RNA sequence: UAACGACAAAGGUAAACCCUGAGUGAUCAGGGGACACAAAGUAACAGGGUCUUUUGUAGGAGCGUAUGGCAUAGAUGUAAAAAAGAUAGCCUUUUUGCUAAA
Numbered sequence: 001u002a003a004c005g006a007c008a009a010a011g012g013u014a015a016a017c018c019c020u021g022a023g024u025g026a027u028c029a030g031g032g033g034a035c036a037c038a039a040a041g042u043a044a045c046a047g048g049g050u051c052u053u054u055u056g057u058a059g060g061a062g063c064g065u066a067u068g069g070c071a072u073a074g075a076u077g078u079a080a081a082a083a084a085g086a087u088a089g090c091c092u093u094u095u096u097g098c099u100a101a102a
Stems, first nucleotide, its partner, number of pairs: 012037002017032006035089001041095001043093001046092003049087007057079002062070002
C1' cells in the first nucleotide's frame, strides 16, 4: 500500500404515525418522530414489478358526499389495452463514496 473484515469508533439516512403545504391522484416538500438501512447516496429517457390518472373497448343499472349532483346519449365499479405519471425504503441495473481490530 492492496484484499478480506468484527457484536469496534466516529458520523449518516429516516418507515409507520402526527402537523403544515403542493398535486385530480399515486405521491412529494418542510417540521416532529424512529421501523429499519453498509450505499435507505445518485439516476425513473435501462428492464421488470406495484400504484395513480386519462382515453377508447367490453359489460349493462344504478352510483353517490345521499341536499345538490352523475347515469341507458351507457354512469359507478370491474377486466383488458394505450398514453401520461409515481415509486431508487420493490428487484435487477447505472454511477460515486466514509471508517478498519484480529